[in-house]
RNA sequence: AGGGGCUAGGGUUCCGGCGCCGCAUGGCGCGUCUGGUCCGAGAGCUACCACCGGACGGGAGACAUCCGACCGGACGCACGGCGGGACAAAAGCCCGGGAGA
Repeated sequence: AGGGGCUAGGGUUCCGGCGCCGCAUGGCGCGUCUGGUCCGAGAGCUACCACCGGACGGGAGACAUCCGACCGGACGCACGGCGGGACAAAAGCCCGGGAGA
């Protein structure tokens, strides 16, 4: 650097909830309905991959190299609009570690 699983957060397509209408399948409205599905973090979490080191195994022996599994290490810093964009819609999503500080 990378994608995965989640969370804070987010709305309202679908489901559920609530109200009204209807004999009824159902229709309309409400997200100022806790929710399920859904979206979801550079500056949130987590494991993995990748990276570095060690000792080991395999390819006829040795060295190099390659492959495999194991153990350990490192994974630092990070304030932040307005505006615009997407999906049904919104957002800590994307523009964006952008502008700026």

Model confidence (mean pLDDT): 78 of 100.
This is a predicted structure of a 101-nucleotide RNA (Guanidine-I riboswitch aptamer) from uncultured Devosia sp.
The RNAcentral record of the sequence draws on MGnify.
Of the family's consensus pairs, 100% are formed in the model.